RNA sequence: GCGGGAUUCGUAUAGCGGCUAAUAUAUAAGUUUUCCAAACUUAGGAGGAGAGUUCGAUUCUCUCAUCCCGCA
Numbered sequence: 001g002c003g004g005g006a007u008u009c010g011u012a013u014a015g016c017g018g019c020u021a022a023u024a025u026a027u028a029a030g031u032u033u034u035c036c037a038a039a040c041u042u043a044g045g046a047g048g049a050g051a052g053u054u055c056g057a058u059u060c061u062c063u064c065a066u067c068c069c070g071c072a
Stems, first nucleotide, its partner, number of pairs: 001071007010025004018055001027043005048064005
């Protein structure tokens, strides 16, 4: 330099254009217990940046950034 892949709550991952974004775990509160742990209930927290297409974008297209893989 060329090609491919990934980027989503603190962390690990889902999500075939209709988002009020899901699950686990972690965090906080509560119930239970003599106390702790465990268990149960509840709550808050997120789509790398910018543009485009579209009535509507996490999803499709382009550019950029970071990381990974391959080729030279």

Annotation
A computed fold for a 72-nucleotide RNA from a Candidatus Saccharimonadota bacterium, annotated as transfer RNA. It matches the Rfam family "tRNA". The family's RNA type in Rfam is transfer RNA. Rfam links the family to the GO term triplet codon-amino acid adaptor activity. The source organism's lineage runs through Bacteria, Bacteria candidate phyla and Candidatus Saccharimonadota.